[in-house]
Order: sequence, then structure tokens, then C1' cells
RNA sequence: GGCCAAAUCCUCUCGACAAGCUCGAGGGGAACGGAGGACCCAAAGGGGUUCACACCCCAGGGGCGAAUCGCAACCAACUGGUUCGUAGCGCCGCUCUCGGCGCGAGCCCGCCAGCUAACUCCGUAGGCCGCAGAGAGAG
Repeated sequence: GGCCAAAUCCUCUCGACAAGCUCGAGGGGAACGGAGGACCCAAAGGGGUUCACACCCCAGGGGCGAAUCGCAACCAACUGGUUCGUAGCGCCGCUCUCGGCGCGAGCCCGCCAGCUAACUCCGUAGGCCGCAGAGAGAG
């Protein structure tokens, strides 16, 4: 000076010393992001028990994120692994098109949540590249 991502900015108090457009901790605000949550609409698992509800058992189910899927190959015998693809996503330093390059993970809730106005709650991390250099064309 840039990139992914919501992950940035302002302010107050205390402390630190390198004394600042500084750092750390704790508050407040803005902004951005996420979850829960009516009517209407959608939906309504199985069994036991009960007048019904509650309750119990079985099977599950759901969220963040681009990160899904393979009715492809191989290995394996595990709900698996590897390779190759793929929905989708990102970058090429103003935008678009072309061309090129890359990702296509991981984590969480805990039997429970559809949508959802009011309302309630939560997050603001982490990781990486470059040193005047930035592919082409048009604007």
C1' cells in the first nucleotide's frame, strides 16, 4: 500500500512508555454481520400412554460459511480414503468484458428452532500478499 472475511469507526475511564493518528484492559455509541421470535401461508415422523395435553422410547433435526453434489475412477469394507469433476465463491490494485489464477474448508447447537412485524439475544475474529511494481481491450 493491498487481499479474504461482518470483523470497522468514534468516544469515555484506568494503566503502560517508545509519548503517539501509540499500546493494553474495561464501558458506551455508530455501522456492518448473524440467530431467535406472531397473524397469514407452509408443515404435521413412528410407537407406548392418556378423554386430551403432558410424559417416555425410536429415528433424528438444525445453524454459521462460497465450501454443495457426483446415478465418475481407484483403494478399502469404515457413516471411509484418494484422484478427477461439480453447484457455488474469490482475485488479477477504478469499473466492465475477455483472458488467466485460485477456493470449493472447517466449526457449532444438542432431540429443539419453517416463514415471521413488534421485540429479544449474539459477533466485530483470524489469516495472507507486495514495496512503486500491478495481464489485454474499452470506458
Molecule: c-di-AMP riboswitch aptamer (ydaO/yuaA leader)
Organism: soil metagenome